[in-house]
Context: one part of a larger RNA
RNA sequence: UUGGGCGUAAAGCGUCUGUAGGUGGCUUCUUAAGCCUGCCGUCAAAUUCCAGGGCUUAACCCUGGCAAGGCGGUGGAGACUACUAAGCUAGAGUACGGUAGGGGUAUGAGGGAAUUUCCGGUGGAGUGGUGAAAUGCGUAGAUAUCGGAAAGAACACCAAAGGCGAAGGCACUCUGCUGGGCCGAAACUGACACUGAGAGACGAAAGCUAGGGGAGCGAAUGGGAUUAGAGACCCCGGUAGUCCUAGCCGUAAACGAUGGAUACUAAGCGUUGCGUAUAUCGAUCUGUGCAAUGCUGUAGCUAACGCGUUAAGUAUCCCGCCUGGGGAGUACGCUCGCAAGAGUGAAACUC
Numbered sequence: 001u002u003g004g005g006c007g008u009a010a011a012g013c014g015u016c017u018g019u020a021g022g023u024g025g026c027u028u029c030u031u032a033a034g035c036c037u038g039c040c041g042u043c044a045a046a047u048u049c050c051a052g053g054g055c056u057u058a059a060c061c062c063u064g065g066c067a068a069g070g071c072g073g074u075g076g077a078g079a080c081u082a083c084u085a086a087g088c089u090a091g092a093g094u095a096c097g098g099u100a101g102g103g104g105u106a107u108g109a110g111g112g113a114a115u116u117u118c119c120g121g122u123g124g125a126g127u128g129g130u131g132a133a134a135u136g137c138g139u140a141g142a143u144a145u146c147g148g149a150a151a152g153a154a155c156a157c158c159a160a161a162g163g164c165g166a167a168g169g170c171a172c173u174c175u176g177c178u179g180g181g182c183c184g185a186a187a188c189u190g191a192c193a194c195u196g197a198g199a200g201a202c203g204a205a206a207g208c209u210a211g212g213g214g215a216g217c218g219a220a221u222g223g224g225a226u227u228a229g230a231g232a233c234c235c236c237g238g239u240a241g242u243c244c245u246a247g248c249c250g251u252a253a254a255c256g257a258u259g260g261a262u263a264c265u266a267a268g269c270g271u272u273g274c275g276u277a278u279a280u281c282g283a284u285c286u287g288u289g290c291a292a293u294g295c296u297g298u299a300g301c302u303a304a305c306g307c308g309u310u311a312a313g314u315a316u317c318c319c320g321c322c323u324g325g326g327g328a329g330u331a332c333g334c335u336c337g338c339a340a341g342a343g344u345g346a347a348a349c350u351c
Base pairs, nucleotide, nucleotide: 003323004322005321006320007305008304012319014202015201016200017199021195022194023193025088026087027086028085031082033081034080036076037075038074039073040072041071042070043069049065050064051063052062053061054060091192092189093188094187096184097183098182099181103178104177105176106175108174109173110172111155115151116150117149118148119147120146121145122144126137127136163170164169207248208247209246210245211244212243216242217241221237222236223235224234259318260317261316262315263314264313267296268295269294270293271292272291273290274289275288276287277286279284300307301306324351325350326349333344334343335342336341
């Protein structure tokens, strides 16, 4: 536990789908549950409060009493919420015509540069590396250079403050399958909507299991340096891993540190996609509509920084979360996991 908050002070679930629940467009009708109202009953006495009175006063005691409210009953009202019935099209969706895109997926097909290794030719002493060196490699012919072959991984330029995706993320080229968006027109459905506790799905990297693969890079580890030391930074090697297939894990500064939806509220300058008007043979320019993505900035907000039609402004609905620091995201219990661990999540004590 009222309240006040959640960009940076504690606080938005990593993201989405969706069950219950909560909330919900316009018009007419019904009912009267909520809501409003009249009356009746009841809410013991004492106590509290108000007005009197009695003890010398007070405390104390006695007498009388209202209002508001709760519950039950009964009558009325019918705006709003709800209900019943009927309808509408501005929300939402389906169909249609276009359109942009690194959206996804497929041991699908193809490509070139580079690297390493191997083979062969030329050549003959160094090379490599650094702040400087050394370890290393090299007369058993290295480095360099030319030709050939193999392998694995990643795709320069284009490239952008650019595009797509719910997020994680996605980029050589082509192809198959496939999801979503946007624009236009207005044919159809007729509120079918928003959010979403539980639940489910997806979810970088690292890590785990099994089987492959292994060029480069490279935790661990060995050596050389540096240093007082050097369990490091630098150098020479190098195993797991990084890659593929099938499963698991379920976490990140998973960030816009900003949950989702709807409506409204100055301007100016870009970029991307689609449409449209004038002019034009056309490209295109200019104006303009919608969607997306950026910058500056008014009002307003903010502790300030800053935000500012992509709000952190003005409002409504729904969910999640916070409540001093440490102890502690720990212990215990439970669930999940092969494990690593993840999720949930205290207290004593202390300041």
A computed fold for a 351-nucleotide part of an RNA from a moss metagenome, annotated as small-subunit ribosomal RNA, central domain. Its mean pLDDT, the model's own confidence on a scale to 100, is 86. The full RNA is in RNAcentral, with records from SILVA. It matches the Rfam family "Bacterial small subunit ribosomal RNA". Gene Ontology terms of the family: ribosome and structural constituent of ribosome.